[in-house]
Context: one part of a larger RNA
RNA sequence: CCGUGGAGAAGGAACUAGGCAAAUUAACGCUGUAACUUCGGGAUAAAGCGUACCGAUUUCGGUCGGUCACAGUAAAAUGGUUCAACCAACUGUUUAGCAAAAACACAGGGCCCUGCAAAAUCGAAAGAUGACGUAUAGAGCCUGAUACCUGCCCGGUGCUGGAAGGUUAAGGAAGGAUGUUCGGCGCAAGCCAAAGCUUCUGACUGAAGCCCCAGUAAACGGCGGCCGUAACUAUAACGGUCCUAAGGUAGCGAAAUUCCUUGUCGGGUAAGUUCCGACCUGCACGAAUGGUCUAAUGAGUUGAACACUGUCUCCUCCACGAGCCCG
Numbered sequence: 001c002c003g004u005g006g007a008g009a010a011g012g013a014a015c016u017a018g019g020c021a022a023a024u025u026a027a028c029g030c031u032g033u034a035a036c037u038u039c040g041g042g043a044u045a046a047a048g049c050g051u052a053c054c055g056a057u058u059u060c061g062g063u064c065g066g067u068c069a070c071a072g073u074a075a076a077a078u079g080g081u082u083c084a085a086c087c088a089a090c091u092g093u094u095u096a097g098c099a100a101a102a103a104c105a106c107a108g109g110g111c112c113c114u115g116c117a118a119a120a121u122c123g124a125a126a127g128a129u130g131a132c133g134u135a136u137a138g139a140g141c142c143u144g145a146u147a148c149c150u151g152c153c154c155g156g157u158g159c160u161g162g163a164a165g166g167u168u169a170a171g172g173a174a175g176g177a178u179g180u181u182c183g184g185c186g187c188a189a190g191c192c193a194a195a196g197c198u199u200c201u202g203a204c205u206g207a208a209g210c211c212c213c214a215g216u217a218a219a220c221g222g223c224g225g226c227c228g229u230a231a232c233u234a235u236a237a238c239g240g241u242c243c244u245a246a247g248g249u250a251g252c253g254a255a256a257u258u259c260c261u262u263g264u265c266g267g268g269u270a271a272g273u274u275c276c277g278a279c280c281u282g283c284a285c286g287a288a289u290g291g292u293c294u295a296a297u298g299a300g301u302u303g304a305a306c307a308c309u310g311u312c313u314c315c316u317c318c319a320c321g322a323g324c325c326c327g
Base pairs, nucleotide, nucleotide: 002321003320004319005318006317007316008315010313011312014311019308027051028050029049030048031047036041038145052067053066054065055064056063057062068072080306081305082304083303084302085301086300087298088297092104093103108143109142110141111140113138114137120129121128122127147292148291149290151223152222153221156220157219158216159215160214161213162212165211166210167209171205172204175201176200177199179197180196183192184191185190224242225241226240227239228238251285252282263279264278265277266276267275
């Protein structure tokens, strides 16, 4: 010097990103216990008191008297507590080996598909799962307890339905053309030319789809601007105008979302970029991509207080074990 334990005057978080670590608390019995609440909880809330041994007695539960110590849950094991906010309802699950969470799941809610040889899935197929189930079932997607709610937009994309018209494939195909020539004519070159085959062309016919017409947002998604106006001022219930498919409703709001920003006001502190309560000027909240409350729960995040302490002011000592020095 390092490691692991132990003790510490006065102070008591001044340490620090942060009470990290340590300390406090602790068992059993009795008394007692707030807000809030889904009436179950919260709750071991909090806050207090007692605890050994001996004798007598006893209805064997206790009661009375006495003794010692600083100390009687005498060791060990063995909750620190409270207030407030955010997120997630909860128990649970997860990155085996840097993340345990606000992420995943969840009960509950909704949409959509599927009538059974089901849909969906695996598989060239046979076959299998679904299911030895049958719409109170099965598959997919979203949301995420409960409570109060879930506004407007179908123009785009998707899905569902429709079939009048337009477009449209393979295939079919009237007709036309190319090559070939049985036959006829011609001295020859060649000309005419039936049927067939071959190669091409091709009016017309020809489904779904797309265009088109509707519906549908707990489908993917979206949810404006400028100007003026009230008898102080300010503001604008009101009016005008442009654009849009429609212009953000309820609720919440400097928020896990606010750039400017340490916004402004109030609270807490002697002093508070954090925190809590408000305001609303929402750069850029907003309703199952759920919105807003919420008891309980949490090795979650944030702020505050009490208790407690070597975290610190400011370090010191002890024990043990390494290391180091001497031999």